This is a predicted structure of a 109-nucleotide RNA (SAM riboswitch aptamer (S box leader)) from Halobacillus sp. BAB-2008. The same sequence occurs in records of 2 taxa. The organism belongs to Halobacillus, within Bacteria.
RNA sequence: UUCUUAUCGAGAGAGGCAGAGGGACUGACCCUGUGAAGCCUCGGCAACCGGCAGAUGCAUGCACGGUGCCAAUUUCAGUGGAAGGCGAAAGUCAUUCCGAAGAUGAGAG
Numbered sequence: 001u002u003c004u005u006a007u008c009g010a011g012a013g014a015g016g017c018a019g020a021g022g023g024a025c026u027g028a029c030c031c032u033g034u035g036a037a038g039c040c041u042c043g044g045c046a047a048c049c050g051g052c053a054g055a056u057g058c059a060u061g062c063a064c065g066g067u068g069c070c071a072a073u074u075u076c077a078g079u080g081g082a083a084g085g086c087g088a089a090a091g092u093c094a095u096u097c098c099g100a101a102g103a104u105g106a107g108a109g
Base pairs, nucleotide, nucleotide: 001109002108003107004106005105006104007103008102013042014041015040016039017038021031022030023029025078026077027076028075043070044069045068048066049065050064051062052061053060074101080098081097082096083095084093085092086091
């Protein structure tokens, strides 16, 4: 980096350094000098993988190891499809669902 697969309406922040951006992309809407990104320390959340427990290759449990995460549903919508609403029609609508895209884990090349 590519592919496969599972999940994504829950959950969890303080301090230090730093000094203007950040929320993937586009639009919207937000966060931010009452201090953004990033880095460090400590803390926490969470059973995806391993481990352990559980008479059991089950359910379930435990943050011990490997990741991950700790504003807002993946912040909301998206090129496309289906249903629905409105409209005489062309059409239009964040009404719903699917898909796409993205994130994270596990596996494969």
The RNAcentral record of the sequence draws on Rfam and Ribocentre. Its mean pLDDT, the model's own confidence on a scale to 100, is 80. Of the family's consensus pairs, 88% are formed in the model.